The RNA shown here (transfer RNA) has 73 nucleotides and comes from a soil metagenome. It matches the Rfam family "tRNA". Rfam describes the family as follows. Transfer RNA (tRNA) molecules are approximately 80 nucleotides in length. By type it is a transfer RNA. The coordinates come from a structure-prediction model, not an experiment, and the mean pLDDT is 80.
RNA sequence: GCACGCGUAGCUAAAUGGAUAAGGCGACGGUCUGCAAAACCGUUAAUUGUGAGUUCGAGUCUCAUCGCGUGCU
Numbered sequence: 001g002c003a004c005g006c007g008u009a010g011c012u013a014a015a016u017g018g019a020u021a022a023g024g025c026g027a028c029g030g031u032c033u034g035c036a037a038a039a040c041c042g043u044u045a046a047u048u049g050u051g052a053g054u055u056c057g058a059g060u061c062u063c064a065u066c067g068c069g070u071g072c073u
Base pairs, nucleotide, nucleotide: 001072002071003070004069005068006067007066010025011024012023018056026044027043028042029041030040031039049065050064051063052062053061
C1' cells in the first nucleotide's frame, strides 16, 4: 500500500429497516444474617467510534474518515 472483518453502557454482548436499543458481569440501595458470603428484589448507565447521505423511518443500507485485528504485498 491492497483486501476482508470488527467498533453498541465501566466490561461483555443481542437486536428482520419499524414498540421505550435486550441479556450477563460490575457498581449502588434493600431483604436475609450475630457479621459476612450466597440467594432474592430494586436502581444505575448507550447521541450504537466520528462526519455525511438514502429513507416516512437507520445500530442495521451507502460514502468518507478514525481506531483495532487478520491476510496479502